[in-house]
RNA sequence: AGAGUCAGCCGAACAGUCGCCGGCCUUCUUACGAAGGCGGGAGGAAAGUCCGGGCUCCACAGGGCAAGGUGCCAGGUAACGCCUGGGGGGCGCGAGCCUACGGAAAGUGCAGCAGAGAGUAGACCGCCACGUCCGGCAACGGAUGCGGUAAGGGUGAAACGGUGCGGUAAGAGCGCACCGCGCGAGUGGUAACACGCCGCGGCUAGGUAAACCCCACCUGGAGCAAGGCCAAAUAGGAAUCCCAUGAUGUGGCCCGCAUCGGAUUCGGGUAGGCCGCUCGAGGUCACCGGUGACGGUGACCCUAGAUGAAUGACUGUUGAUGACAGAACCCGGCUUACAGGCUGACUCUAUUU
RNA sequence: GGCUACGUAGCUCAGUUGGUAAGAGCACAGCACUCAUAACGCUGGGGUCGUUGGUUCAAAUCCAACCGUAGCUACCA
Repeated sequence: AGAGUCAGCCGAACAGUCGCCGGCCUUCUUACGAAGGCGGGAGGAAAGUCCGGGCUCCACAGGGCAAGGUGCCAGGUAACGCCUGGGGGGCGCGAGCCUACGGAAAGUGCAGCAGAGAGUAGACCGCCACGUCCGGCAACGGAUGCGGUAAGGGUGAAACGGUGCGGUAAGAGCGCACCGCGCGAGUGGUAACACGCCGCGGCUAGGUAAACCCCACCUGGAGCAAGGCCAAAUAGGAAUCCCAUGAUGUGGCCCGCAUCGGAUUCGGGUAGGCCGCUCGAGGUCACCGGUGACGGUGACCCUAGAUGAAUGACUGUUGAUGACAGAACCCGGCUUACAGGCUGACUCUAUUU
Repeated sequence: GGCUACGUAGCUCAGUUGGUAAGAGCACAGCACUCAUAACGCUGGGGUCGUUGGUUCAAAUCCAACCGUAGCUACCA
């Protein structure tokens, strides 16, 4: 200098004027309210609503079956499908990155087309022995029959270990050596797993579980339009169905618990206010423990709360032509979108010293 | 705000315990019939199965993430 990897941060700034939504204080007013002042007012994803939890109601959510989810190991956490560390596998020269990664020797299913054969398989071509016939003096060649053979060819995504030597009629783990594989024991590690110093097995046990399933663990349902209070209003109705061995709460079913009528549709009425609502598994800094996620202690800080729904407009300067995008009960994650800029650590290549 | 369902040809739909090449009706094009048109008859074209990635030998179908569309959802008696 070029190429690249990882981690983190910002994501227009400042000033003035006029507005909008909350909060607090002062003054005036019987009250409604008005005026003035002070201070606050979107995000890293507020998004998708994909997971987990808090909160609320139904039993303070209880038992069984079903259904669903998660899936290497250990830890973190309120919890998780998240995060951290480690193991196995894959990619990269490397820094590093990716990984739905339990079980296919419990059972069942599936594998189209091609191919002889698709699962304790298979003889199509080829190879070999024997019998018969033909040709030939013979060696041998051809045809055919019955067998052997998984070494070679061919089909396929996939054809029941690999290489070599021996062996054989030809072959074959048939035997042996090495490699691979499996099982057991041992050693190291909390474990996943690793190692190969030991023994056994000629190999039996192919793929698919994002097919059913098995194993281990987890999950009750609904969601702030939850739920509670006040006020207002009416045709206090109609039809159908179930009804105490029942119905509803309860939105899979049964039991259990509570209550005693209930469900659906049609018709009727009101669509106003208050609470829930934002101080919370909160944030910043320092120290301590831990490889780390994280935890503990101390000090300091308060940082939107709307309900037709505020967070804007204009001017000036700088900079640039400025991305994705707007809270709606609240948190922890994941995923997706994103113009441009900044910082730190590291890797590779080339040159110079 | 919350919850649920769906996406296959121009339109309406089949096909989803993975399998040969994804179908039907209407519409469209051509031929035939007719004096001409329609209907009937014959033939034909047309598909990124919403998008992307993954599992698998193989994906419209299974899984994940996105994109789009539609529906439901106040209270009282």
Record summary:
Two RNAs folded together computationally: RNase P RNA and transfer RNA, 430 nucleotides in total. It holds a member of the Rfam family "Bacterial RNase P class A". Its mean pLDDT, the model's own confidence on a scale to 100, is 79.